[in-house]
RNA sequence: GCGAAGUUAGCCUAGCCUGGUCAGGGUACGAGCUUCCCAAGCUCGGGGUCGCGGGUUCAAAUCCCGCACUUCGCACCA
Numbered sequence: 001g002c003g004a005a006g007u008u009a010g011c012c013u014a015g016c017c018u019g020g021u022c023a024g025g026g027u028a029c030g031a032g033c034u035u036c037c038c039a040a041g042c043u044c045g046g047g048g049u050c051g052c053g054g055g056u057u058c059a060a061a062u063c064c065c066g067c068a069c070u071u072c073g074c075a076c077c078a
Stems, first nucleotide, its partner, number of pairs: 001074007010027004020058001029045005051067005
């Protein structure tokens, strides 16, 4: 340099193909219930620029373009 895959909450992850109300789950965290206490279990709660910017559209995590970063492969240099 070329190509592929990926980037969503502290961490992990679904949704993207086929656009549609407030983006969902697990875990962690906080509160409560239960218990002699802890753990476990149950209930509730807070937390999201969906990597960044732009475009299309009535409407974008989703489609299109550019860029950044991560991983892998190839090539180049030595």